[in-house]
RNA sequence: CUCUUAUCCAGAGAGGCUGAGGGACCGACCCUUUGAAGCCUCGGCAACCAAACCAUUACAUGAGUUCAGGUGCCAAAUUCGACAAAUAGGAAUGGCGUUCGUGUCAUUCAUAUCUGGAAGAUGAGAG
Numbered sequence: 001c002u003c004u005u006a007u008c009c010a011g012a013g014a015g016g017c018u019g020a021g022g023g024a025c026c027g028a029c030c031c032u033u034u035g036a037a038g039c040c041u042c043g044g045c046a047a048c049c050a051a052a053c054c055a056u057u058a059c060a061u062g063a064g065u066u067c068a069g070g071u072g073c074c075a076a077a078u079u080c081g082a083c084a085a086a087u088a089g090g091a092a093u094g095g096c097g098u099u100c101g102u103g104u105c106a107u108u109c110a111u112a113u114c115u116g117g118a119a120g121a122u123g124a125g126a127g
Stems, first nucleotide, its partner, number of pairs: 001127008013042005021031003026081003043074003048070002051066003054062003078119001083116002086113003090109008
């Protein structure tokens, strides 16, 4: 780097060095000199893998229990959206009807909700 697979609305920050950006990309919206990112120290969260145990006859499995060795993480849902479908109401244009109040149908546009997908991150495995 590529592939497979699981998870991603929970949780958890202080200090030091340094000094202008950061939130992956694009748009929006945020954070930031009351100090961004990065590095270091200490602390914490969680429980993917590992470990011990339990249950199921089992090498396998688990909405189990314990632990904290390997990772990971500690603004905002992966900050939200981006692609597609469904639903809802709205706007514009056009057709038809009209008792001239508007009704109805089609197309397009934007929005909201929801579902799926894409992309990304992390773990585990493989190449």
Predicted 3D model of a 127-nucleotide RNA (SAM riboswitch aptamer (S box leader)) from Candidatus Brevifilum fermentans. It matches the Rfam family "SAM riboswitch aptamer (S box leader)". Rfam links the family to the GO term regulation of gene expression. The model forms 97% of the base pairs in the Rfam consensus. The prediction has a mean pLDDT of 82.